[in-house]
RNA sequence: UCUUAGGAUGGCUAGGGUUCCGGUCGCGUGUCUGGCGAUGUCUGGUCCGAGAGCUAUCCGGUCCUGCCGAUAGCAGGGCUCCACGGAGGGAUAAAAGCCCGGGAGGU
Numbered sequence: 001u002c003u004u005a006g007g008a009u010g011g012c013u014a015g016g017g018u019u020c021c022g023g024u025c026g027c028g029u030g031u032c033u034g035g036c037g038a039u040g041u042c043u044g045g046u047c048c049g050a051g052a053g054c055u056a057u058c059c060g061g062u063c064c065u066g067c068c069g070a071u072a073g074c075a076g077g078g079c080u081c082c083a084c085g086g087a088g089g090g091a092u093a094a095a096a097g098c099c100c101g102g103g104a105g106g107u
Base pairs, nucleotide, nucleotide: 006059007058008057009056010055011054012053015048016047020045021044022042023039024038025037026036027035060080061079062078063077064076065075066074067073082102084105088100089099090098
C1' cells in the first nucleotide's frame, strides 16, 4: 500500500412481559377437578428472546494437502476477526438485550 473482514438457520441463556396454564385476592353459588372479575409489585409452566451472549450447522469466501502432467474438477483439512451506542417508533396478548439497527451518534 492492497485485499478479505460475507449470508442464513437450529438449540439454549441473560433478559422480557401476561394471551393460555398455574398461583394469589375478591364476588357469587346449585359445593362442583366448576363460573366471573382483579392481580406480573406472582418464584413459576407455555410464550418472546440477543449484530455487539453461548453453542452447533449450512451456503459462500480464502489457504493448504491429496488424486492429476496441468488450469479445471473432486475429496479432506485450516481460517472466516473485531464490535461503544441513545432517544423515538413498530410487532405481538404484552414487554424486552426482539424489529427499524453493526441505524443516528460517538471513538
A computed fold for a 107-nucleotide RNA from Pararobbsia alpina, annotated as Guanidine-I riboswitch aptamer. The RNAcentral record of the sequence draws on Rfam. Taxonomically the source falls in Pararobbsia (Bacteria, Pseudomonadota, Betaproteobacteria, Burkholderiaceae). It matches the Rfam family "Guanidine-I riboswitch aptamer". Rfam's curators write: This family represents a conserved RNA structure found upstream of the ykkC and yxkD genes in Bacillus subtilis and related genes in other bacteria. The function of this family is unclear although it has been suggested that it may function to switch on efflux pumps and detoxification systems in response to harmful environmental molecules. Rfam links the family to the GO term regulation of gene expression.